[in-house]
Context: one part of a larger RNA
């Protein structure tokens, strides 16, 4: 100087407390350990691995296994030779590979040739999701959006170092004020950026419709008021008033205001820590393989199943289930696409196909809600697992191993031990909708979007984590 303390003081955080809803019990989904296997590819491991890489494993993907093939190679550059590129067909094979005949005859040209492409030869080489993340770059997690981490000059100390950065107040903040052997500065904080909340101006089509006509319908004429969209501005600064405070910083209350003291949300992550993660995104040193640890193909596996754990979904019901009627979003996506309307089907879907390269058309009836009826507390008209039958769709192909529909079946489950997680407001809870990936889909996941919409916070003694000062130390 740090680190540590079941030392002290001050302060903060959904850290506790106060509340609300959960998990832990059941069934299923997904991930993982283990087990099994020819293979169940690899990585991730307390918080910070376990709905994680994977925004989508039937083939492909695919890295694993089995079997069959290739050896300058699936891919790149160079050298040489031949050929006018290329296309579909037949045989063979499990498939790739292989064999055959056929059609066809690339571009430029100074007609010497050159280029592109294909086949062959030679070797230089290619190739490796092989190893090492403890050789590395880059990227990322975490402490933590915590308020810290440092430097120059000066001063003090023999020196390591100290001072500044400590102290008194204050703040979300090393934020600001005052004081001070310090005076300044840098990276962080804040602000600048995006979005949302109010108003003004401009522009009105595909958007809107108050008044005037028209009409089943903003449909049409018309209009720019309103909504909305897209731009440009204004607005919030403790600016004003009062109390407190050291005449300060600041704090409490008030006015005005759409908004008040950082208005809400996001992006933004200092010096560093964990030899944290990643050689399988990529790049890369060294090591290793080179008729194989490279490459192609068939089939299988990654989907096993006595069991343990993690994260979710659905429930156990009456604030409910079922049936009928009826209302209101936002944000996205769409041309090898979204697909209206009509038709057939109980339905999943089918046939046809209008419109739309989209503020125009479509996905797209939002659902919870509201109004009626029924069920009457039961393993039930709760719950839907499981299993059997019949179908639909995608796709060469749904056996291993897809999703969905329908008929039948109708399991566990009556609110969950010890323990434990999330959340302070348009939040929790609850309700649907969309998108990426994607032929299809294991999505109940993820990322967004809106609808309805709470309770509680006395307080900081205790638990956990963190910041500052101080003290002790057989620690570095």
């Nucleotide at each position: 100087u740090g680190a540590c303390g079941g030392g002290g003081g001050c302060c903060c955080g959904c850290a506790c407390a106060a509340g609300c809803a959960g998990c832990g019990g059941a069934g299923c989904a997904u991930g993982u350990g283990g087990u099994u296997u020819a293979a169940u590819u690899c990585g991730a491991a307390g918080c910070a691995a376990c709905g994680c890489g994977a925004a989508g494993a039937a083939c492909c993907u695919u890295a694993c296994c089995u079997a069959g093939a290739c050896u300058u190679g699936a891919c790149a550059u160079c050298u040489c030779c031949u050929g006018c590129a290329u296309u579909a067909c037949u045989c063979u094979u499990a498939a790739u590979c292989g064999a055959g005949g056929a059609a066809g005859u690339c571009u430029c040209u100074u007609c010497g040739g050159a280029g592109a492409c294909a086949g062959g030869a030679u070797g230089a080489c290619a190739g490796g999701u092989g190893g090492u993340g403890c050789a590395u770059g880059g990227u990322u997690g975490u402490c933590g959006u915590c308020a810290g981490c440092u430097c120059g000059u000066g001063u003090c100390g023999u020196g390591a170092g100290a001072u500044g950065u400590u102290g008194g107040g204050u703040u979300a903040a090393g934020u600001c004020c005052c004081g001070c052997a310090a005076c300044g500065a840098g990276c962080g904080c804040a602000a600048c950026c995006c979005u949302u909340g109010u108003c003004u101006c401009g522009u009105g089509u595909u958007g809107c419709c108050a008044g005037c006509a028209u009409u089943u319908a903003g449909u049409u004429g018309g209009g720019g008021a309103c909504u909305c969209a897209c731009g440009a501005g204004a607005g919030a600064c403790u600016g004003c008033c009062g109390g407190g405070g050291u005449u300060a910083a600041c704090u409490c209350g008030g006015a005005g205001g759409a908004a008040g003291g950082u208005g809400g949300g996001g992006a933004u992550g200092a010096c560093g820590u964990c030899a944290a993660a990643u050689c399988a995104u990529c790049a890369u040193g060294c090591c290793c393989c080179u008729u194989a640890u490279g490459u192609c193909u068939u089939g299988g596996g990654c989907u096993u199943c006595a069991c343990g754990c993690a994260u979710g979904c659905u429930a156990c019901a009456a604030u409910g289930g079922c049936a009928g009627g009826u209302a209101c979003a936002g944000a996205g996506g769409g041309u090898g696409g979204c697909g209206a309307g009509c038709u057939c089907g109980u339905a999943a879907g089918u046939g046809u196909g209008a419109g739309c390269u989209a503020a125009u058309c479509c996905c797209u009836u939002a659902a919870a809600g509201c109004c009626u009826g029924u069920c009457u507390c039961a393993g039930u008209u709760c719950g839907g697992a499981u299993u059997g039958g019949g179908g639909u769709c995608u796709g060469c192909a749904a056996c291993u191993c897809g999703a969905c529909c329908u008929c039948a079946u109708g399991a566990a489950g009556u609110c969950g031990g010890a323990g434990u997680c999330g959340c302070u407001a348009g939040u929790a809870a609850u309700c649907g909708c969309a998108g990426a990936u994607c032929a299809g889909c294991a999505a109940c996941g993820c990322u967004g979007c809106g609808g309805u919409g709470a309770a509680u916070a006395c307080g900081u003694u205790c638990u956990c984590g963190g910041g500052c000062c101080u003290u002790g130390u057989a620690c570095a």

The part of an RNA shown here (small-subunit ribosomal RNA, 3' major domain) has 476 nucleotides and comes from an uncultured bacterium. The full RNA is in RNAcentral, with records from ENA and SILVA. The coordinates come from a structure-prediction model, not an experiment, and the mean pLDDT is 83. It matches the Rfam family "Bacterial small subunit ribosomal RNA".